[in-house]
Parts: sequence; C1' cells; structure tokens
RNA sequence: CCAACACGCUAGGGGUGUCCGACCAUCGGACUGAGAUCAUACCCUCAGAACCUGACCUGGUUAAUGCCAGCGGAGGGAAGCCAAUCUUGAGGUCA
Repeated sequence: CCAACACGCUAGGGGUGUCCGACCAUCGGACUGAGAUCAUACCCUCAGAACCUGACCUGGUUAAUGCCAGCGGAGGGAAGCCAAUCUUGAGGUCA
C1' cells in the first nucleotide's frame, strides 16, 4: 500500500412456546430466553446455530414446554456502501 474484520448508514431475513386461573375465544399470572406477535422491540445477514427441515425425532429434566443435550465437521438460509483506530494476512513494496 492492498484486502478482510469491527463501528456506522441503508436494505433485507426470522421467531413468538409451555402451564395455571377466571367474568371465556378475551384477559391476567407463572417458567425459560435477547425476544413468547407486550413489538420497528429483539436477534441475524455468507467469518451465516438468527431461523427452517429432519421432528408428533432421541436421551435427560420439569408443574409443563426446543427447558438442557444430541442430531450438527447434516441440508437449507437474508447484503451493499464506508472513514480513522485495533486486530488478522502462503498479498505487494521499501529498509
């Protein structure tokens, strides 16, 4: 010097379960979690476990539940721009 990363801007993707109660299709409460259609809120965007399929899966736990672990070095899955600093590099140049 170049490239990547991070911050930022814009755009896009995703999930919303289990149980209890009641004046019952609505409301309130409890559990886990970043978030339980309480939100433009939360999370994620290829360095992709946000999220989906497998899955009415398997083992464990719990009042119950993707609550925990496996599955998972399986398959899918949504991006562009951009300073400085830090970090990274079988990259280039100089000493």
Model confidence (mean pLDDT): 78 of 100. Predicted 3D model of a 95-nucleotide RNA (TPP riboswitch aptamer (THI element)) from Leptolyngbya sp. BL0902. The RNAcentral record of the sequence draws on Rfam. Taxonomically the source falls in Leptolyngbya (Bacteria, Cyanophyceae, Leptolyngbyales, Leptolyngbyaceae).